[in-house]
Molecule: transfer RNA
Organism: Oscillospiraceae bacterium
RNA sequence: GGAGGCUUAGCUCAGUUGGUCAGAGCGCCCGCUUCACACGCGGGAGGUCACUGGUUCAAGUCCAGCAGUCUCCA
Numbered sequence: 001g002g003a004g005g006c007u008u009a010g011c012u013c014a015g016u017u018g019g020u021c022a023g024a025g026c027g028c029c030c031g032c033u034u035c036a037c038a039c040g041c042g043g044g045a046g047g048u049c050a051c052u053g054g055u056u057c058a059a060g061u062c063c064a065g066c067a068g069u070c071u072c073c074a
Stems, first nucleotide, its partner, number of pairs: 001073007010026004019057001028044005051065004
């Protein structure tokens, strides 16, 4: 220099054909349970879907750009 993958909650990740969708596990907080802790059970908080634009009645999803990261080629 060229090609490709990934980017969604604090962490690891789902999200199908654009609409019913902001989701799971772990973690965090509260409650129940216990003498107490852990385990277990119930509930809750937490999101600029990296970012900037575009397409569309409607975008996490499609398109362009940009940034970061990983891999491959040279």